[in-house]
Molecule: Bacterial RNase P class A
Organism: uncultured Pedococcus sp.
RNA sequence: GAGUCGGCCAGACGGUCGCGUCGGUGCGGGAGCACCGCCGAGGAACGUCCGGGCUCCACAGGGCAAGGUGGUGGCUAACGGCCACCCGGGGUGACCCGCGGGACAGUGCCACAGAGAACAGACCGCCACGCGGACGACCCGGCUUCGGCCGGACAGGCCCGCGGUAAGGGUGAAACGGUGGUGUAAGAGACCACCAGCGGGCCAGGUGACUGGCUCGGCUAGGUAAACCCCACCUGGAGCAAGCUCAGACAGUGCGCGUUCGAGGGCGGCCCGCCCGAGUGCACGGGUAGAGCGCUGGAGGCAGUCGGCAACGGCUGUCCUAGAUGGAUGACCGUCUCCCGUCGGCCGGUAACGGCCGACGGUGACAGAACCCGGCGUAUCGGCCGACUCAU
Numbered sequence: 001g002a003g004u005c006g007g008c009c010a011g012a013c014g015g016u017c018g019c020g021u022c023g024g025u026g027c028g029g030g031a032g033c034a035c036c037g038c039c040g041a042g043g044a045a046c047g048u049c050c051g052g053g054c055u056c057c058a059c060a061g062g063g064c065a066a067g068g069u070g071g072u073g074g075c076u077a078a079c080g081g082c083c084a085c086c087c088g089g090g091g092u093g094a095c096c097c098g099c100g101g102g103a104c105a106g107u108g109c110c111a112c113a114g115a116g117a118a119c120a121g122a123c124c125g126c127c128a129c130g131c132g133g134a135c136g137a138c139c140c141g142g143c144u145u146c147g148g149c150c151g152g153a154c155a156g157g158c159c160c161g162c163g164g165u166a167a168g169g170g171u172g173a174a175a176c177g178g179u180g181g182u183g184u185a186a187g188a189g190a191c192c193a194c195c196a197g198c199g200g201g202c203c204a205g206g207u208g209a210c211u212g213g214c215u216c217g218g219c220u221a222g223g224u225a226a227a228c229c230c231c232a233c234c235u236g237g238a239g240c241a242a243g244c245u246c247a248g249a250c251a252g253u254g255c256g257c258g259u260u261c262g263a264g265g266g267c268g269g270c271c272c273g274c275c276c277g278a279g280u281g282c283a284c285g286g287g288u289a290g291a292g293c294g295c296u297g298g299a300g301g302c303a304g305u306c307g308g309c310a311a312c313g314g315c316u317g318u319c320c321u322a323g324a325u326g327g328a329u330g331a332c333c334g335u336c337u338c339c340c341g342u343c344g345g346c347c348g349g350u351a352a353c354g355g356c357c358g359a360c361g362g363u364g365a366c367a368g369a370a371c372c373c374g375g376c377g378u379a380u381c382g383g384c385c386g387a388c389u390c391a392u
Stems, first nucleotide, its partner, number of pairs: 001390009011336007019040002022037006042366001046377002049375005054239004061272004066235005071085005086100001087098004101230002106228002108224003123169002125165003130162004139152005177195006196220001198217008243293004252284006264276004300319008339362010
């Protein structure tokens, strides 16, 4: 100088005015009002994505669906979170990233381009004493006006079609292992050697994912599961407007079903099955819009120590003050501070520029509890600290 990872802060103090809960005093018949005092948002209080506590319903059971998770081992109340490791990928490195079970159970899909896209494919190219066709020299026969003409047969060229060929070209994200040789008309795992990959067996290491080695095999197997699906494991539902208590108000009417020939309800997806059961379903009409509990001290923070690589756990000590309910936690002023800009002075430097001091001006984010915790994700003006890597 360039970077990687982790942690912390989120202006300070004072004054004036204001708001909310609670406590005290006073006033008031009461509702309440006045004064004084204590306390009064966050690292994310946010999104409500995941998990749990708590509350209510259920708590005979079985089956089928539905949803979620997905390398291994741990941690945890639990998790889709965290830690360590494995495998794959990236980086010189610190380190970072992975929606990381199965594609030899089955089904589906693979755009465009391309001849052909999954037990594929012949567009160009290549190919023989292969086949068919066209042209057809030398040659043979005939004619001749001696220039040639006609007919026949065949070599050859490899022109066309058929056929063979997956080496080469071309298309594509992907073209059915790679290199070299044998072989062939040309070619091809057709065959051989080596290599890569796959599968089986054995040995060694590891708790395990997995890693290393030896050996055998057929020679070769595309991708996609955030497509259906398969495998393993997990999941009852609703949520503080949960759920209770007190006070207060009201008016019934119509139609349907039903009381063992059982309506309706519960087992919050469905079915079977089980239980409760005398009322109940729908429509119209009427009433209420209050208060209290739940409510905040908890899987809590910090320090030390012990165990553990770590996440985390044990023990000891210590600390802790929001609980609103149309929803309080704010505004202004002063001093100082952080950062930025301009100007001035001094210092260093050739310069660009940097440092210090002073003056003036500006800025200070993202965002705000609502039952409570553990996570994840996202937003955030700026500042500080630590560890490590690379280069010089």